[in-house]
Context: one part of a larger RNA
Molecule: large-subunit ribosomal RNA, domain IV
Organism: Selaginella bryopteris
RNA sequence: CCGUGGAGAAGGAACUAGGCAAAUUGACGCUGUAACUUCGGGAUAAAGCGUACCAUCUUCGGAUGGUCUCAGUAAAAUGGUUCAACCAACUGUUUAACAAAAACACAGGGCCCUGCAAAAUCGUAAGAUGACGUAUAGAGCCUGAUACCUGCCCGGUGCUGGAAGGUUAAGCGGAGAGGUCAGCCACUUCGGUGGCGAAGCUUUGAUUCUAAGCCCCAGUAAACGGCGGCGGUAACUAUAACCGUCCUAAGGUAGCGAAAUUCCUUGUCGGGUAAGUUCCGACCUGCACGAAUGGCGUAACGACUUCCCUACUGUCUCAACCACAGACCCA
Numbered sequence: 001c002c003g004u005g006g007a008g009a010a011g012g013a014a015c016u017a018g019g020c021a022a023a024u025u026g027a028c029g030c031u032g033u034a035a036c037u038u039c040g041g042g043a044u045a046a047a048g049c050g051u052a053c054c055a056u057c058u059u060c061g062g063a064u065g066g067u068c069u070c071a072g073u074a075a076a077a078u079g080g081u082u083c084a085a086c087c088a089a090c091u092g093u094u095u096a097a098c099a100a101a102a103a104c105a106c107a108g109g110g111c112c113c114u115g116c117a118a119a120a121u122c123g124u125a126a127g128a129u130g131a132c133g134u135a136u137a138g139a140g141c142c143u144g145a146u147a148c149c150u151g152c153c154c155g156g157u158g159c160u161g162g163a164a165g166g167u168u169a170a171g172c173g174g175a176g177a178g179g180u181c182a183g184c185c186a187c188u189u190c191g192g193u194g195g196c197g198a199a200g201c202u203u204u205g206a207u208u209c210u211a212a213g214c215c216c217c218a219g220u221a222a223a224c225g226g227c228g229g230c231g232g233u234a235a236c237u238a239u240a241a242c243c244g245u246c247c248u249a250a251g252g253u254a255g256c257g258a259a260a261u262u263c264c265u266u267g268u269c270g271g272g273u274a275a276g277u278u279c280c281g282a283c284c285u286g287c288a289c290g291a292a293u294g295g296c297g298u299a300a301c302g303a304c305u306u307c308c309c310u311a312c313u314g315u316c317u318c319a320a321c322c323a324c325a326g327a328c329c330c331a
Base pairs, nucleotide, nucleotide: 001326003324004323005322006321010317011316014315019312027051028050029049030048031047036041038145052067053066054065055064056063057062068072080310084306085305087302092104093103108143109142110141111140113138114137120129121128122127148295149294151227152226153225156224157223158220159219160218161217162216165215166214167213171209176204177203178202179201180200183196184195185194186193187192228246229245230244231243232242255289256286267283268282269281270280271279
């Protein structure tokens, strides 16, 4: 000097990103126990008191009397408590080896598909799972206890239904056209050149007929998603219940709101502090909340996140000491 323990004057979080670490509390018995609440809880709430040994008695639970210590759960093991907010209802699950959470799951809710040789899935197939189940079942997707609720938009995309019209494949069919060529005609320098061209073979090929789909017509948002701008107006001012206008499929309802969402921003006001960019309660000017991509509350629960109080302490003021182990020095 470092490590692991120990005790500590005065103060007591002034430390620090943060009470990290440590300390406090702790067992059993008795008394007692608030808000809130889904009436189960909250709750070991909080707060307070007792605890050994000996003798006698005993209904064997204990009672009475006495004794000692600084100390009687005498060691060890063995919750610190409280107030408030966010998120997630809860127990659970997860990144084996940097993340345990507000993420996943969950009971509950909803939509959609599926009538059984089911839908869905695996496999080329046979076959298998689903299921030796049968719509109170099975698959997929979303939401996530409970309470109160879940507004408007079907124009786009998707899905479902429709079939009048438009478009439309392969296919049937083969109108027609081209190539080749026997042969024929014309010309000829007799070598050929040009034209027409049956059958066969061959290369193509129009109208007509014709499915789904798409266009089209409807429905559907707990399907994917979306949910405006400008100008004016009231007898102080300010504001605008009101009016006008443009655009839209429709212009954000209830509730909440500087929020895990607020840029400006340490918004403004109030509370707490001597002093508070955090925190709590309000306001609403929501850059850019908003209703199962769920909205807003909520008892209980949480090794979650945040704020305060109290108890407690070497975290600190501020460093020093003791024990042991090591480094180090000497032999």